[in-house]
């Protein structure tokens, strides 16, 4: 890099440093000097892991996450249109494989 499987409407900061961007992409719509990214600390969760009876539960070592449903839409089905709804794609994360 690519492939497979699972999850993706729950949860988590009135902290410190820093100082202009951020929300994957495109279109929207938002957040942000009443402080963005990033780093530290704190926190959430429980995929792997440990324990346990291959269970439930418990722990929290490896990841991950900590505005808004993955912020919404993107392709397709139902729907006259619209609203709406269902599924897929894409993305993200984990574990395994290559």
């Nucleotide at each position: 890099u690519c492939c497979u499987u699972a999850u993706u409407a729950a949860g988590a900061g009135u902290g410190g440093c820093a100082g202009a961007g951020g929300g994957a992409c495109a279109g929207g719509c938002c957040c942000u000097u009443u402080g963005a990214a990033g780093c530290c600390c704190g926190g959430c969760a429980a995929c792997c892991u440990g324990u346990g009876u291959u269970a439930a539960g418990c722990a929290a070592g490896g990841u991950g996450c900590u505005a808004a449903a993955u912020c919404c839409u993107g392709c397709g089905g139902c729907g006259u249109c619209a609203a709406g709804u269902c599924g897929a794609a894409a993305g993200a994360u984990a574990a395994g494989g290559u």
The prediction has a mean pLDDT of 86. SAM riboswitch aptamer (S box leader), 98 nucleotides, folded computationally. It matches the Rfam family "SAM riboswitch aptamer (S box leader)". From the family's description: The SAM riboswitch is found upstream of a number of genes which code for proteins involved in methionine or cysteine biosynthesis in Gram-positive bacteria. The sequence was found by an Rfam model in a public genome assembly. Of the family's consensus pairs, 97% are formed in the model.